[in-house]
Bacterial large signal recognition particle RNA from a Candidatus Zixiibacteriota bacterium, 266 nucleotides, folded computationally. It matches the Rfam family "Bacterial large signal recognition particle RNA". It is annotated as a non-coding RNA gene. Gene Ontology terms of the family: SRP-dependent cotranslational protein targeting to membrane, signal sequence recognition and signal recognition particle, plasma membrane targeting.
RNA sequence: GCGUGCUAAGCGGGGAGUUAGCGGUGCCCUGUACCCGGAACCCGCUAUACCGGGGCUGAACCCCCACUCGAGGUCGGUAACUUUUAAGCGGGCGUUAUCUGAUGGCGUUGAACGGACGGGCCUUGCGCAACGGACGGCCGCCGAACCCCGUCAGGACCGGAAGGUAGCAGCGGUAAGUGGAAUCGCCGUGUGAUGCGAGUCAACCCGGCUGUGAGCCGGAGGAUGGCUGUCCAAAUAAGAGCCAACGAACGACAGUGGGUGCACGC
Numbered sequence: 001g002c003g004u005g006c007u008a009a010g011c012g013g014g015g016a017g018u019u020a021g022c023g024g025u026g027c028c029c030u031g032u033a034c035c036c037g038g039a040a041c042c043c044g045c046u047a048u049a050c051c052g053g054g055g056c057u058g059a060a061c062c063c064c065c066a067c068u069c070g071a072g073g074u075c076g077g078u079a080a081c082u083u084u085u086a087a088g089c090g091g092g093c094g095u096u097a098u099c100u101g102a103u104g105g106c107g108u109u110g111a112a113c114g115g116a117c118g119g120g121c122c123u124u125g126c127g128c129a130a131c132g133g134a135c136g137g138c139c140g141c142c143g144a145a146c147c148c149c150g151u152c153a154g155g156a157c158c159g160g161a162a163g164g165u166a167g168c169a170g171c172g173g174u175a176a177g178u179g180g181a182a183u184c185g186c187c188g189u190g191u192g193a194u195g196c197g198a199g200u201c202a203a204c205c206c207g208g209c210u211g212u213g214a215g216c217c218g219g220a221g222g223a224u225g226g227c228u229g230u231c232c233a234a235a236u237a238a239g240a241g242c243c244a245a246c247g248a249a250c251g252a253c254a255g256u257g258g259g260u261g262c263a264c265g266c
Base pairs, nucleotide, nucleotide: 001266002265003264004263005262006261009057010056011055012030013029014028015027020046021045022044023043024042034054035053036052037051038050063259064258065257066256067255068254072250074248075247076246081241082240083239084238085237086236090232091231092230093229094227095226096225097224098223099222100221104217105216106215113211114210115209117207118206119205120204122199123198124197125196126195128192129191130189131188132187133186135185136184137183138180139179140178142177148173149172150171151170156165157164158163
């Protein structure tokens, strides 16, 4: 060096998560690289780190190590953006106070402010009206076995008779009672006004007289300030979300380099 037969090793790997830790089932990314059973309130192990069983390749392009590249997910993480809370330079609307005050109206045939007077308003007496009260008068239906009236059949009584007496029922009319439109009278009042009279501090309203002599009413709009009633709100602080850039560890596939057995025969 060649041939034959074995063994180690391999027959996917990784991320997050879980775990004292390791691996697995499950999830995710790569990628195509055996089969059966077990396994998430989990299954099996102990730094030699899935357990049990079966099968294939087998010293290398296939196994091991290092480096390069880098899919991928994880962690940290600032800007920007979004959002919550606090406070809020300033602005708008509203409201309020003061000032100003347009159009317009009244005014020298006298404004505003006064004075005295007379009224009103207000209180009250008398009267009047209204309202209320069947309270009375008045009108009407009904209405008394007897203790109301009239007339009294029958019957009763008196009388010799003629006649008379009392009187029930019935009939008629009434009393108490009952109903009530209008009217009259009476009683009453937190009603009222064209009545008569008395009172009246002030305020308010009206009238005429008078002093005085030019304002008065009204209020669109504007200015300044207050209020915080409401809305917007620059910029600020803290928190949260999402997280470019950046950083950390891990890292499949791929590439490069290196490394690694045994036996027999020629």
The organism belongs to Candidatus Zixiibacteriota, within Bacteria.